The RNA shown here (transfer RNA) has 76 nucleotides and comes from Enorma phocaeensis. The RNAcentral record of the sequence draws on ENA. Model confidence (mean pLDDT): 82 of 100.
[in-house]
RNA sequence: GGGCUCUUGGCGCAACGGUUAGCGCAGGGGACUCAUAAUCCCUGGGUUGAGGGUUCGAAUCCCCCAGGGCCCACCA
Repeated sequence: GGGCUCUUGGCGCAACGGUUAGCGCAGGGGACUCAUAAUCCCUGGGUUGAGGGUUCGAAUCCCCCAGGGCCCACCA
């Protein structure tokens, strides 16, 4: 330098171009218990990596940038 792929709450992941972006864990509150754990109930937290574009409508499609991973090439 080229190709492919990934980036979504604190963490791990979902989400045919169309309802309010969901699930688990973690966090907070409560129930249960003599108490703790376990279990159960409730609950806060996201402008989907940045910027543009297409579209009536974009997490999703296109361009570009940044970062991570894999492969190839080049230099020596």